[in-house]
RNA sequence: CGUCUGUUUCAGGGCGAGGUGCAAGUCCUCACUGGCGGUAAAGUCCGCGAAUCGGCUAAGGCCGAUUGACUGGGUGAAAUUCCCAGACCAACGGUUACAGUCCGGAUGGAAGAAACAUGCG
Numbered sequence: 001c002g003u004c005u006g007u008u009u010c011a012g013g014g015c016g017a018g019g020u021g022c023a024a025g026u027c028c029u030c031a032c033u034g035g036c037g038g039u040a041a042a043g044u045c046c047g048c049g050a051a052u053c054g055g056c057u058a059a060g061g062c063c064g065a066u067u068g069a070c071u072g073g074g075u076g077a078a079a080u081u082c083c084c085a086g087a088c089c090a091a092c093g094g095u096u097a098c099a100g101u102c103c104g105g106a107u108g109g110a111a112g113a114a115a116c117a118u119g120c121g
Stems, first nucleotide, its partner, number of pairs: 001121003005117006016030004031101002033090002035048004043088002051066006070086005092104003
């Protein structure tokens, strides 16, 4: 340094202003936010997680399906990742009124990150 196993810790952000209205943090205008790994630095590429549905299981859990969104220009050996410009997207349930931003499942789970310990190379 790599690797196996184990333990511990960590692991998601955001409605401010105005308008309409009986009522909106849900509509309209502007505003604001961006999990993890890979790769030229990524919400939009590739993959993963969360979520929903179905099947199986005594249970823990396992398997399958579903699951959003980017263009133009510039630099460069290399960029849908950087720079400039303009766009676009965001589960389920709830709600005096339709939610990426409020409340809830969730003091949960988890992609994964770090530290430590044992063994092996």
A computed fold for a 121-nucleotide RNA from Youxingia wuxianensis, annotated as FMN riboswitch aptamer (RFN element). Model confidence (mean pLDDT): 85 of 100. Rfam family: FMN riboswitch aptamer (RFN element). About the family: The RFN element is a highly conserved domain that is found frequently in the 5'-untranslated regions of prokaryotic mRNAs that encode for flavin mononucleotide (FMN) biosynthesis and transport proteins. Rfam links the family to the GO term FMN binding. RNAcentral holds the sequence, with entries from Rfam.